[in-house]
RNA sequence: AUCAGAGUAGCUAUUUCGCGUUAAGUGUUAUACCAUGGAAUGUCGGGUAUAAACGAACACUUUUGUGGCGAUGGAGUAGCGCGUUCGCUGGU
Numbered sequence: 001a002u003c004a005g006a007g008u009a010g011c012u013a014u015u016u017c018g019c020g021u022u023a024a025g026u027g028u029u030a031u032a033c034c035a036u037g038g039a040a041u042g043u044c045g046g047g048u049a050u051a052a053a054c055g056a057a058c059a060c061u062u063u064u065g066u067g068g069c070g071a072u073g074g075a076g077u078a079g080c081g082c083g084u085u086c087g088c089u090g091g092u
Base pairs, nucleotide, nucleotide: 001092002091003090004089005088010080011079012078013077014076015075016074017073018072019070020069021068028052029051030050031049032048033047034046038086039085040084041083042082058067059066060065
């Protein structure tokens, strides 16, 4: 020099434990801020806050409870997985 590889934030599926079903949460838009492969930087990706709009499935059981529903939260597992520059590993 050249070839290949590792590695993020996260995403999807599934299992399990919860939450809500007296409607929070999820999702959408706008503004501000924050973090994001090993380093720097970065968004049409991620998170937080505020505001606005939108919006739902409950049923059964004598009781204890049970079964569902939600573009629902956490954890485990599997798969996918950085743009630029520089590094790391291996080969030539």
Notes
A computed fold for a 92-nucleotide RNA from Candidatus Izemoplasma sp., annotated as THF (Tetrahydrofolate) riboswitch aptamer. Rfam family: THF (Tetrahydrofolate) riboswitch aptamer. Rfam's curators write: Tetrahydrofolate (THF) riboswitch was first reported for Ames et al. as an RNA motif in 5' untranslated (5'-UTR)regions of folate transport and biosynthesis genes in Firmicutes genomes. The coordinates come from a structure-prediction model, not an experiment, and the mean pLDDT is 86. The sequence was found by an Rfam model in a public genome assembly.